RNAcentral holds the sequence, with entries from ENA. Predicted 3D model of a 73-nucleotide RNA (transfer RNA) from a Spirochaetota bacterium. The source organism's lineage runs through Bacteria, Pseudomonadati and Spirochaetota. It matches the Rfam family "tRNA". Gene Ontology term of the family: triplet codon-amino acid adaptor activity. Its mean pLDDT, the model's own confidence on a scale to 100, is 81.
RNA sequence: GCUCUCAUGGCCUAAUUGGUAAGGCACCUGUUUCGUAAACAGGGGAUUCCAGGUUCGAUUCCUGGUGGGAGCA
Repeated sequence: GCUCUCAUGGCCUAAUUGGUAAGGCACCUGUUUCGUAAACAGGGGAUUCCAGGUUCGAUUCCUGGUGGGAGCA
C1' cells in the first nucleotide's frame, strides 16, 4: 500500500437479506433475613462509531472517514 471483517446501554450478545432495537450480567427499588448474600417481584438506562446518500421508512443497503482484528505484498 491492497483485500476482508468487526463497531449496538457500564459489560457481553441478538435483531429472519429495510418496518422503528431484544436478552443476559451489572445497577436501582421492594419482598424475604437479626444482617449480608441468594431467591422472587418491579424499574431506569441506546440519536445502533462519525459524516453524507438512497428510501415513505436504515442497526440493516451505498460512499467516505475513524478505531480494533485478520490476510497479502